Record summary: This is a predicted structure of a 73-nucleotide RNA (transfer RNA) from an Actinomycetota bacterium.
RNA sequence: UGGGGCGUAGCGUAACCCGGCAGCGCGCCUGAUUCUGGUUCAGGUAGUCCUGGUUCGAAUCCAGGCGCCCCAG
Numbered sequence: 001u002g003g004g005g006c007g008u009a010g011c012g013u014a015a016c017c018c019g020g021c022a023g024c025g026c027g028c029c030u031g032a033u034u035c036u037g038g039u040u041c042a043g044g045u046a047g048u049c050c051u052g053g054u055u056c057g058a059a060u061c062c063a064g065g066c067g068c069c070c071c072a073g
Base pairs, nucleotide, nucleotide: 001072002071003070004069005068006067007066010026011025012024013023020056027045028044029043030042031041032040049065050064051063052062053061
């Protein structure tokens, strides 16, 4: 420098192809249970990498960036 892939909650991972309320597990917080802790149960917590475009509607499509990984030179 060229090509390809990836970016979603504190962590991991679905939904993306084919646009329509962003889900699950772990974690964390509160409460119940317990002498205390753990376990268990109930409730809660927090997210689409950034900017712009298309659209009634964008995590998803398009453009430009940023970061990471792989391949080539």

Its Rfam family is "tRNA". Taxonomically the source falls in Actinomycetota (Bacteria, Bacillati). The coordinates come from a structure-prediction model, not an experiment, and the mean pLDDT is 83.